[in-house]
Context: one part of a larger RNA
RNA sequence: GGCAUGCGGUGGAUGCCUUGGUGGAGGAUGGCGAUGAAGGACGUGGCUAGCUGCGAUAAGCUCCGGGAAGUUGCUAGCAAGCGUUGAUCCGGAGAUGUCCGAAUGGGGAAACCCUCCUGGGUGUUGAGCCCAGGAACCCUAAGGCUGAACACAUAGGCCUUAGGGGGCAAACCGGGGGAACUGAAACAUCUAAGUACCCCGAGGAGAAGAAAGCAAAAGCGAUUCCCUGAGUAGUGGCGAGCGAAAAGGGAACAGCCUAAACCGUCUAGAGGUCAAAGCGUGCAGGCGUUCUUUAGGCGGGGUUGUGGGAAGGUUCUGUAGAGAGACUGCAUUCUCUCUAGGGAAGUUACAAACCGGGUCUGGUAGCAGAACAGGCUGGAAAGCCUGGCCAAAGAAGGUGAUAGCCCUGUAGGCGAAACUAACCUGGCUUCCUCGGAAUCUUUCCCAAGUAUGGCGGGGCACGUGAAACCCUGUCAGAAUCUGGGAGGACCAUCUCCUAAGGCUAAAUACAAACCUCCAACCGAUAGUGAACCAGUACCGUGAGGGAAAGGCGAAAAGAACCCCGGGUAGGGGAGUGAAAUAGAACCUGAAACCGCAUGCCU
Numbered sequence: 001g002g003c004a005u006g007c008g009g010u011g012g013a014u015g016c017c018u019u020g021g022u023g024g025a026g027g028a029u030g031g032c033g034a035u036g037a038a039g040g041a042c043g044u045g046g047c048u049a050g051c052u053g054c055g056a057u058a059a060g061c062u063c064c065g066g067g068a069a070g071u072u073g074c075u076a077g078c079a080a081g082c083g084u085u086g087a088u089c090c091g092g093a094g095a096u097g098u099c100c101g102a103a104u105g106g107g108g109a110a111a112c113c114c115u116c117c118u119g120g121g122u123g124u125u126g127a128g129c130c131c132a133g134g135a136a137c138c139c140u141a142a143g144g145c146u147g148a149a150c151a152c153a154u155a156g157g158c159c160u161u162a163g164g165g166g167g168c169a170a171a172c173c174g175g176g177g178g179a180a181c182u183g184a185a186a187c188a189u190c191u192a193a194g195u196a197c198c199c200c201g202a203g204g205a206g207a208a209g210a211a212a213g214c215a216a217a218a219g220c221g222a223u224u225c226c227c228u229g230a231g232u233a234g235u236g237g238c239g240a241g242c243g244a245a246a247a248g249g250g251a252a253c254a255g256c257c258u259a260a261a262c263c264g265u266c267u268a269g270a271g272g273u274c275a276a277a278g279c280g281u282g283c284a285g286g287c288g289u290u291c292u293u294u295a296g297g298c299g300g301g302g303u304u305g306u307g308g309g310a311a312g313g314u315u316c317u318g319u320a321g322a323g324a325g326a327c328u329g330c331a332u333u334c335u336c337u338c339u340a341g342g343g344a345a346g347u348u349a350c351a352a353a354c355c356g357g358g359u360c361u362g363g364u365a366g367c368a369g370a371a372c373a374g375g376c377u378g379g380a381a382a383g384c385c386u387g388g389c390c391a392a393a394g395a396a397g398g399u400g401a402u403a404g405c406c407c408u409g410u411a412g413g414c415g416a417a418a419c420u421a422a423c424c425u426g427g428c429u430u431c432c433u434c435g436g437a438a439u440c441u442u443u444c445c446c447a448a449g450u451a452u453g454g455c456g457g458g459g460c461a462c463g464u465g466a467a468a469c470c471c472u473g474u475c476a477g478a479a480u481c482u483g484g485g486a487g488g489a490c491c492a493u494c495u496c497c498u499a500a501g502g503c504u505a506a507a508u509a510c511a512a513a514c515c516u517c518c519a520a521c522c523g524a525u526a527g528u529g530a531a532c533c534a535g536u537a538c539c540g541u542g543a544g545g546g547a548a549a550g551g552c553g554a555a556a557a558g559a560a561c562c563c564c565g566g567g568u569a570g571g572g573g574a575g576u577g578a579a580a581u582a583g584a585a586c587c588u589g590a591a592a593c594c595g596c597a598u599g600c601c602u
Stems, first nucleotide, its partner, number of pairs: 001601009015587001016551002020522002022519006029511002031168002039100003042055003046078002050074002061094006070082003105114003115135008137165010172203001173201005183190001187237001213220002224251004234242002255503003258447001262300010272289001278287002280332006305481001307446003311441007319340007341433006354427006361421004366414002372387005388405002390394001396408003452476008462488001483498005538545002558586001561573004
């Protein structure tokens, strides 16, 4: 020096464990914000660095309810307290809530600096300091003051008041923009894909939606979603690929309001005959900026495709009373308003708010809840043996090893002063009852720079194709029911529908936060980056990147006391414990690596 064996050191693999994750299901809920959010800064405890809570009323204040013996968070200790006159704790409703942050008086390098107005406090009644309230911008409405081109006016400007907006949040939804890698075994049309990404907007859903639709000789009857039709018909450098619809079966069901014609009224402009226009009609009187027309506002009317409506006429039917009509009297008719009675409906659309009440219904604290003992082993019984019991409860977790009957629970039940969800109901509100139905007539109306056409694009499964249909940048540009659109070029016949205004629940999509449950999901190099004070430490000018790190024991019983030592280092005794080679560098404790001892070889 090597090899072997034994005993150690180092190291932290492995086994076991789990407070944390991952994936999924269901329920409930679907927002927060100028009444200042989300997120932070700084404070706040008797002693307090951090976390948590809270906000100068600062680990908290008030009230109401639950609950029952302790308690002043993590967190020991000292000190001082609180609590059966019910604390701590849990839930509901309030109060307080510094500074920053949309941040909003002005500024700003966030958590800071500097102002003005009103009121109050202190003060030498000047200043200064302190407290409360107000002062950003945009939109809308109302009021006021002004005020161009252009005289009046209007546009515009300014001020005041009131209401709203602004920002944040996981996905879902609608809209405006919109790639490339890639695939085509290259690549340009094409694909990827209207995807990613950016912007705007909305809600608990959003969008769509009440046929100018489908269909086919028979018919259907808004929209949305699922299954099927079907990888079909098609489309396609007919390559790669892309890819319907009707019909059928289900889920869920709900239908409405305007514009116009016509009538009335108001405002403004224009016209205007003293009567041959008008004032419902007849007669008589009387009035006449009454009237006619244009534009706009408001009220009535009206809303459809077997076309509908208006206007005018005819027929039938229909509560009561009062009042009014540009004027009067008489007669008559019509219209409007109000009241009473009767009837109907309603806040998810069809008008629209608000305030109550109720509920074998829920949510936000809780309550109660069956049944076991002995012996043995052991440090410990839940194990084993013996004999019992409960079960609408033998889910699960804990307890010194493996517990239906020890504890928390579980099954099945019960419970709210307060707030709240849903539903029901009342007040309340609205409408009808002065209208309704049928029929005839033909003058009127039925959404315009629209439909439609040309050119250029886009969307439709459909790449210009025979290319309909939808949207529109541009140029042209209709008709009003004997009108107009569609049925995949186009024409005829036939059929279907009624564009150019609007609203609309449900069935559908999603899951950040909350609750419950599940797993041939992980078990600390795994599972989230993060089981632990992690988006931390640390790195970077910054955008951004981004760790490592779990385990004594059943219980701290966490080693009094003695000794060695410079020693609160480390160790030896003693003691605790089942165990201390479980001693805090703490379960198990592999290997590499380093020693000590013994044997053999050189």

A computed fold for a 602-nucleotide part of an RNA from a Nitrospirota bacterium, annotated as large-subunit ribosomal RNA, domain I.
The organism belongs to Nitrospirota, within Bacteria.
The prediction has a mean pLDDT of 83.